[in-house]
Context: one part of a larger RNA
This record gives sequence, structure tokens and C1' cells, in this order.
RNA sequence: CUGGGCGUAAAGCGUACGCAGGCGGACCGCAUAGUCGAUUGUGAAAUCCCGAGGCUCAACCUCGGAACUGCAGUCGAUACUGGCGGUCUAGAGUACGGGAGAGGUGGGUGGAAUUCCUGGUGUAGAGGUGAAAUUCGUAGAUAUCAGGAGGAACACCGGUGGCGAAAGCGGCCCACUGGCCCGAUACUGACGCUCAUGUACGAAAGCGUGGGGAGCAAACAGGAUUAGAUACCCUGGUAGUCCACGCCGUAAACGAUGAGUGCUAGCUGCUGGGAUACUUCUUUUCUCGGUGGCGUAGCUAACGCGUUAAGCACUCCGCCUGGGGAGUACGGCCGCAAGGCUAAAACUC
Repeated sequence: CUGGGCGUAAAGCGUACGCAGGCGGACCGCAUAGUCGAUUGUGAAAUCCCGAGGCUCAACCUCGGAACUGCAGUCGAUACUGGCGGUCUAGAGUACGGGAGAGGUGGGUGGAAUUCCUGGUGUAGAGGUGAAAUUCGUAGAUAUCAGGAGGAACACCGGUGGCGAAAGCGGCCCACUGGCCCGAUACUGACGCUCAUGUACGAAAGCGUGGGGAGCAAACAGGAUUAGAUACCCUGGUAGUCCACGCCGUAAACGAUGAGUGCUAGCUGCUGGGAUACUUCUUUUCUCGGUGGCGUAGCUAACGCGUUAAGCACUCCGCCUGGGGAGUACGGCCGCAAGGCUAAAACUC
């Protein structure tokens, strides 16, 4: 290896791109490398196996056979795989015409609200809670009106809606820009799939330098609660949250479900396009793409999954192998640090 698995039991890398590698559409031809058949040579002896014999038996020994599953040569087969040559268009891609969208980056701009400041009105409370207190207020608060400053986030629309590889993306306008879908033809002619190493992106928190700071708010302080209360509740409040640049590289980074292709009942909703028919709106039917609910066969330990598969198959990658020790130690690599990645053993049940 024969011969297991990975939604929830251990197990899908956070995501993508992609070199090497692995795998790869249809037809024709050539050669015959793999492959298959035949044959020849070789495959020392001993050992193993079979038969016979010798020590009284056996072990042991002797003889014969078989075997040595291998390698090489020659002859043959040519379906399949590979190679070379030629052809093709169903995979993939390009061009053309349309379409939807919080996809990305930069710049500008708007209104509501909170806070603060100034001024007006106005007077004794306000705030907060289960109840209170800390707190704010006669130096005029809370409330209310007008004006101003500043930062952050964008109510309604808003939706099992949309877009993006994932992380993620939401006021409005402009510029630049990526991807996707549909339609009809033309073109290229397998240009494809996957991907160890690698590279890029990667929420929040955190770090470095500089800015910014309204609200919120780790830490911290105080007030309560309580047996205590290093909490839950309240009053404050600094990092941080925001911006620029540079790091970090983690997550229940989840659909706990890798990517690709083909095949296998349906019903129903939403969404983007196309066609169709009655065509006045609108609706009907069909169809391609996406996104939900239910469900057949089948699968599953069950739960459940079920054309968006966890069904039936193939290709490639990643990963698992009892619990604890431990995602730790050591070493190495990366990082400013925090730490990350890789990753044991003793011992123990």
C1' cells in the first nucleotide's frame, strides 16, 4: 500500500494569485516509451518449498526438483496512457451591444443628533437609580430660543436585498478604477483544473511617528450593592476608538462544510438580464446568472443535507490518528514589542 476519514465526534490552511509538480476535451496519422503476450539469456552456492536418501528418530546432513515473483535481448499486439505531427470546437479566452450593484481609491459636500462656547428668556433645582448617593447648580444649572466651534457616525429608504476572493462594504456628488451578468454573432484553437515552496490581501485589539479628540470608553477614581464586591448598577474618566504613513498577521477569520468539472425529481419566494404572448398599465410562459425556504431519490450515528449536496463520480491541494501534558518547551524563522509560525518528549489517565 492493499483498506479509513475531515458540517456537529480528531481533522478544510482566514482568503486569493500562482512557479515547480500532479491531472487534463474531440478526431486522424506516425513511431512504440509505458502497457500486454511469446521466446531466449541471466537471476552463484547456501537458505525457503516439494520429493527421495543417510546418522536407531529428530535437529542436522546429502541428492534431485521447483522456486528465485527480478533484469536484459529478440519477436509480436497497438486498445489505453505518454511522445511527435495534423485537424476540430463542446472546455477556456478575445472582440461587439446592453445591464445591476454599500466592489475599491482619492477629492468635495449635506442634514439630524451629542458635547462645548457666547448671548437671550427664566428660577431652584437638575441628574441618576430597584432605591440612593457620588456629581452638576443662586459665581444662575436643568429647560427653552438664537448664534458659533469641533469631531464622529450616516435615521427613514433597508430587505433570509445587492457587491466583493475573503477580511469586509451603507448620506449625497465628482474623478479614477477592479470584477460580474445577459444577448447576438465573429475570432483564437485546449491556451485548461489544482497547487507543496512562494507572494499578496487580511476584522478587532495592539505597537511606532505625527496629527485629531465630539460621543463612547479598557485602566483608574469615587458613589452604591454585598458577608465581601478588586464585578454587575451609578457619577466621572485616560489610553483607545478617528486621520496619515509604517508594523502586527491573529479570530467561533463559521456555511464550524477547500477548489474545479460532470451527472442525479420537483414546488415556492427574492434579485439581475433576455425571450415570449394578451400587450394600455401590468401580467403570462420559457430561459440564463445569483440568493433564500421546503422537499424526492440517495446519503448520514443521529441531527440533518438534499441541482448553492453532506447524493453519484473524477482531478488536485490541505488536514486528522485517544484525553491531559500542549498549540506548551527547545531549536529555527518572523516581529520594535506584544507575540506569531513551525512543533515535541518525559510523566499521567
Small-subunit ribosomal RNA, central domain from a metagenome, 349 nucleotides, folded computationally. Its Rfam family is "Bacterial small subunit ribosomal RNA". Model confidence (mean pLDDT): 89 of 100.